The RNA shown here (transfer RNA) has 76 nucleotides and comes from Candidatus Sulfopaludibacter sp. SbA4. It matches the Rfam family "tRNA". The family's RNA type in Rfam is transfer RNA. Rfam describes the family as follows. Transfer RNA (tRNA) molecules are approximately 80 nucleotides in length. The source organism's lineage runs through Bacteria, Pseudomonadati, Terriglobia, Bryobacterales and Candidatus Sulfopaludibacter. Model confidence (mean pLDDT): 80 of 100. It was read from a public genome assembly.

RNA sequence: GUGGGAUUAGCUCAGCUGGUAGAGCACGGGAUUGUGGUUCCCGGGGUCGUGGGUUCAAACCCCACAUCCCACCCCA
Numbered sequence: 001g002u003g004g005g006a007u008u009a010g011c012u013c014a015g016c017u018g019g020u021a022g023a024g025c026a027c028g029g030g031a032u033u034g035u036g037g038u039u040c041c042c043g044g045g046g047u048c049g050u051g052g053g054u055u056c057a058a059a060c061c062c063c064a065c066a067u068c069c070c071a072c073c074c075c076a
Base pairs, nucleotide, nucleotide: 001072002071003070004069005068006067007066010025011024012023013022019056027043028042029041030040031039049065050064051063052062053061
């Protein structure tokens, strides 16, 4: 350089045909327990990588860019 994949909560990941953004773990509070852990209940937490475009409506479609990963090519 060429091609492909990934980017969504603190972490790991779902998200259907474009139509109300979710789960587990973690975190906070409570119950249980002599204490802790386990278990159970409740809660907080999101510019959906960035910037544009299309649309009545975008995590999802289109374009550009950024970061990470993989493969290939060239030189040594």